[in-house]
RNA sequence: AGUUGGGUCCUGAGCGGCGGAAACCUGUAAACCCCGUCAGGUCCGGAAGGAAGCAGCGGUAAGUAGUGUUUUCUGGGUGACUUAGGUAAACCUGACUUGA
Repeated sequence: AGUUGGGUCCUGAGCGGCGGAAACCUGUAAACCCCGUCAGGUCCGGAAGGAAGCAGCGGUAAGUAGUGUUUUCUGGGUGACUUAGGUAAACCUGACUUGA
């Protein structure tokens, strides 16, 4: 000096990780306009009995709080991860050849 391989470079995909949202689980959550049960009392009835139904209690909904080893979706200047492709320059590195 030449040839060539690899890496740094670019792009895509995959995997992991970080974040967000939803679902699931638990709690909480209704003066009345949700449900059930309705003490007391009220109404109808000669009576038997029936009706409506406040308070209370229970359940549940919208919502809301918490939990995570779960599921789904989604985001990136995520990764001394994988894989495929690209190839201009520069840099690093290995091999071979040639010359000094």
A computed fold for a 100-nucleotide RNA from an uncultured Chloroflexota bacterium, annotated as Bacterial small signal recognition particle RNA. Its Rfam family is "Bacterial small signal recognition particle RNA". Rfam's curators write: The signal recognition particle (SRP) is a universally conserved ribonucleoprotein involved in the co-translational targeting of proteins to membranes. By type it is a non-coding RNA gene. The model forms 96% of the base pairs in the Rfam consensus.